Predicted 3D model of an 85-nucleotide RNA (c-di-GMP-I riboswitch aptamer).
[in-house]
RNA sequence: GAUUAUGUUUGGCGAACUUAUCGAAAGGUAAGGACGCAAAGCCACAGGGCCUCUACCUGCAAAGGUGUGGCAGCCGGUUGCUAUC
Numbered sequence: 001g002a003u004u005a006u007g008u009u010u011g012g013c014g015a016a017c018u019u020a021u022c023g024a025a026a027g028g029u030a031a032g033g034a035c036g037c038a039a040a041g042c043c044a045c046a047g048g049g050c051c052u053c054u055a056c057c058u059g060c061a062a063a064g065g066u067g068u069g070g071c072a073g074c075c076g077g078u079u080g081c082u083a084u085c
Base pairs, nucleotide, nucleotide: 001085002084004083005082007081012037013036017032018031019030020029021028022027035073041078042077043076047075048074049071050070051069053067055066056065057064058063
């Protein structure tokens, strides 16, 4: 530097759901929980995608757009442990 991985073990993280709490919502945080994960580490104002609607615009309405906030356990980017070459 590259690739692959029945990643063994001491271990690490921790979905759904429940409770509490923050939030308009999406969702976050804490505790319980354990579906899974070789990056389920980090990055959301460089990318794509998805969700949200307190505000504004269009619309009779349904809905759409702008913008807001969010999701990295959707793809992606980036750093990295072990083993192998």
The coordinates come from a structure-prediction model, not an experiment, and the mean pLDDT is 77.